[in-house]
RNA sequence: GCCUCUUUAGCUUAGUGGCAAAGCAACGCUUUUGUAAAGCGUGGACGUCAGUUCGAUUCUGACAAGAGGCU
Numbered sequence: 001g002c003c004u005c006u007u008u009a010g011c012u013u014a015g016u017g018g019c020a021a022a023g024c025a026a027c028g029c030u031u032u033u034g035u036a037a038a039g040c041g042u043g044g045a046c047g048u049c050a051g052u053u054c055g056a057u058u059c060u061g062a063c064a065a066g067a068g069g070c071u
């Protein structure tokens, strides 16, 4: 220098164009003499900027970060 892949909640992952999901974690409540466990509930996220589309996490491009490969 070139090519490929990845980027979604604090963490680990789903989500092939139409209301962003789950587990763990955090917080609150119930239960208990108390703690743990258990049950119920709450908040929290689509890397950035453009494009296509009635509508984009999803499709396209550039950029950024990370991983791998070739020379």
Stems, first nucleotide, its partner, number of pairs: 001070007010024004018054001026042005047063005